The part of an RNA shown here (small-subunit ribosomal RNA, 5' domain) has 515 nucleotides and comes from uncultured Thermoanaerobacter sp.
Its mean pLDDT, the model's own confidence on a scale to 100, is 86.
Rfam family: Bacterial small subunit ribosomal RNA.

Context: one part of a larger RNA
RNA sequence: GACGAACGCUGGCGGCGUGCCUAACACAUGCAAGUCGAGCGGUUCAGUACUUAGCGCAAGUUAAGUGCUGGAUAGCGGCGGACGGGUGAGUAACGCGUGGGCAACCUACCCUUAAGACCGGGAUAACACCUCGAAAGGGGUGCUAAUACUGGAUAAACUCCUUGUAGGGCAUCCUAUGAGGAGGGAAGGUAGCGGGAGCUACCGCUUAAGGAUGGGCCCGCGUUCCAUCAGCUAGUUGGUAGGGUAACGGCCUACCAAGGCGACGACGGGUAGCCGGCCUGAGAGGGUGGUCGGCCACACUGGGACUGAGACACGGCCCAGACUCCUACGGGAGGCAGCAGUGGGGAAUCUUGCGCAAUGGGCGAAAGCCUGACGCAGCGACGCCGCGUGAGCGAAGAAGGCCUUCGGGUCGUAAAGCUCGGUAGUGUGGGAAGAAUAGAUGACGGUACCACACGAAAGCCCCGGCUAACUACGUGCCAGCAGCCGCGGUAAGACGUAGGGGGCGAGCGUUGUCC
Numbered sequence: 001g002a003c004g005a006a007c008g009c010u011g012g013c014g015g016c017g018u019g020c021c022u023a024a025c026a027c028a029u030g031c032a033a034g035u036c037g038a039g040c041g042g043u044u045c046a047g048u049a050c051u052u053a054g055c056g057c058a059a060g061u062u063a064a065g066u067g068c069u070g071g072a073u074a075g076c077g078g079c080g081g082a083c084g085g086g087u088g089a090g091u092a093a094c095g096c097g098u099g100g101g102c103a104a105c106c107u108a109c110c111c112u113u114a115a116g117a118c119c120g121g122g123a124u125a126a127c128a129c130c131u132c133g134a135a136a137g138g139g140g141u142g143c144u145a146a147u148a149c150u151g152g153a154u155a156a157a158c159u160c161c162u163u164g165u166a167g168g169g170c171a172u173c174c175u176a177u178g179a180g181g182a183g184g185g186a187a188g189g190u191a192g193c194g195g196g197a198g199c200u201a202c203c204g205c206u207u208a209a210g211g212a213u214g215g216g217c218c219c220g221c222g223u224u225c226c227a228u229c230a231g232c233u234a235g236u237u238g239g240u241a242g243g244g245u246a247a248c249g250g251c252c253u254a255c256c257a258a259g260g261c262g263a264c265g266a267c268g269g270g271u272a273g274c275c276g277g278c279c280u281g282a283g284a285g286g287g288u289g290g291u292c293g294g295c296c297a298c299a300c301u302g303g304g305a306c307u308g309a310g311a312c313a314c315g316g317c318c319c320a321g322a323c324u325c326c327u328a329c330g331g332g333a334g335g336c337a338g339c340a341g342u343g344g345g346g347a348a349u350c351u352u353g354c355g356c357a358a359u360g361g362g363c364g365a366a367a368g369c370c371u372g373a374c375g376c377a378g379c380g381a382c383g384c385c386g387c388g389u390g391a392g393c394g395a396a397g398a399a400g401g402c403c404u405u406c407g408g409g410u411c412g413u414a415a416a417g418c419u420c421g422g423u424a425g426u427g428u429g430g431g432a433a434g435a436a437u438a439g440a441u442g443a444c445g446g447u448a449c450c451a452c453a454c455g456a457a458a459g460c461c462c463c464g465g466c467u468a469a470c471u472a473c474g475u476g477c478c479a480g481c482a483g484c485c486g487c488g489g490u491a492a493g494a495c496g497u498a499g500g501g502g503g504c505g506a507g508c509g510u511u512g513u514c515c
Base pairs, nucleotide, nucleotide: 001514002513003512005511006510007509008508009507012387013386014385015384016383017382018380019379020345025343026342027341029340030339031338034079035078036077039076040075042073043072044071045070046069047068048067049066050065051064052063053062054061055060086298087297088296095223096222097221098220099219100218101217102216105215106214110211111210112209113208114207115206116205118152119151120150121149127142128141129140130139131138132137158183159182160181161180162179163178164177165176166175167174168173188203189202190201191200192199193198224270225269226268231261232260233259236258237257238256239255240254241253242252243251273295274294275293276292277288278287279286280285300321301320302319303318304317323334324333325332326331351377353376354375355374359373360371361370362369363368390420391419392418393417400411401410402409403408425454426453427452428451429450430449434444459504460503461502462501463500464485465484466483470499471498472497473496474495480487481486
């Protein structure tokens, strides 16, 4: 000098930041991922028109049905739940950083280009009925729809096999182009027009090529301590063949060979997420990795795969385990390292707040819905910065305190007094920008800010030397102080108190850690 600090004393305001460093301990409660009815069949409510039936002389009313319009939505289906948010346990590793490579790769949605969407089929949830179970949840029978599933057709481009030409390279090879054979796609919806067949527009669908974005893999170099860890290794090292993957690879399997690593530190053990940065320093360097940004890893513990463009998936699934809860004892449910909050641990770290107004994200044609991301507010001098606690005048100097050589000195222009000003706050009145536009739309917030009236607020540490600041009394190696040197045993500037002084100031000291 610095701090995610803590502790002691003290504490007026604001702005901007920041706040479980310990138990990756356990968690009550609420919320944190949905959305689309313009994919589908239903169900339901309201309005309206018509039909039928009952009542009524009629107006009409009730019930059922059909059509239309509008609302709601359990289920099927689509997209999203792989983002966003949290944490740092593990990891000494191609994990990260940096520079390269992929002639060994993938990429939903988006953009560009080209071509296309023909004819069919069978199911199944919902629903109804039956049935098992305390529940969680199932089972059976029957019916039904689709942008759900599926057969066939077309198919230049695409993939594979055979074969030819040209060019190129980096070894395997790559690129362009030709011939033959085989494989291989699709779905509709809404609106307008039309008598209809249908046409048009938009949103979707299929195939291919390219782009963009995001990723996967490989390599050079760098990346902590211990040698009181010196030898390590059987898928081990390489090859062949195969499997697997989007893809290379001992990634996996069989067989063959006997290799591979190591004092340039293998193997083992300890510690640790890495970086941009941050702190310090003239620099070199040392230390560090909290907030913010990038990457990685993890999601009760361990293992596994499914779905999918993408996961081996925090708020998905299965198995095992520990723990908690429910139970009719047969069996079930759960996972805050999301936001708040609770217990516990600890020297120590916040509200079970408001809002989707803005920014951003998911879904949707849109209106919109969802969003503890985010925007704000709350709490804490935890930090930084700013402001205030008044300004001017005022005595050879009140009172009082302290000291005194008793003359006086000092606190001290300090106070009082006079003049002036008016911060926070309170009251009254006014009142935003942030909103992107033509209008509507602001959580913050009646906040900031403006006018007027009244009108607050200083402490802490130190004064022997280092080190800026001295006297008196008390105490008497006691009580005590102390960072080092050292003070205290009867005149202590070092202990305690007072007066005075020095330093900093809404803070001041102490402790811890780093330079």